[in-house]
RNA sequence: AUGUGUGAAAGCCUAACUUACCGCGAGGUAAGGACGGAAAGCCACGGACCUCUUGAAAGACAGCCGGGUUGCCACA
Numbered sequence: 001a002u003g004u005g006u007g008a009a010a011g012c013c014u015a016a017c018u019u020a021c022c023g024c025g026a027g028g029u030a031a032g033g034a035c036g037g038a039a040a041g042c043c044a045c046g047g048a049c050c051u052c053u054u055g056a057a058a059g060a061c062a063g064c065c066g067g068g069u070u071g072c073c074a075c076a
Base pairs, nucleotide, nucleotide: 002076003075004074005073007072012037013036017032018031019030020029021028022027035063041069042068043067045066046065047064050059051058
């Protein structure tokens, strides 16, 4: 470096909920908190869902599915 596999061991992340702030909104940020996770790291490329809008467009979402990319441990 490559391939395969395991896992909650070492470490890691953090759902719901609460508080404060931001946003028209979906939702986001921080603190608390852990339902869970083997990439629940990152990317909005395809689809789903959601928001706004007369529509178009735009936005949100990576812990919805797929894809891309990086990574811990073990074995070869």
Predicted 3D model of a 76-nucleotide RNA (c-di-GMP-I riboswitch aptamer) from Desulfohalobiaceae bacterium S24. Taxonomically the source falls in Desulfohalobiaceae (Bacteria, Pseudomonadati, Desulfovibrionia, Desulfovibrionales). It matches the Rfam family "c-di-GMP-I riboswitch aptamer". Rfam links the family to the GO term cyclic-di-GMP binding. The prediction has a mean pLDDT of 81.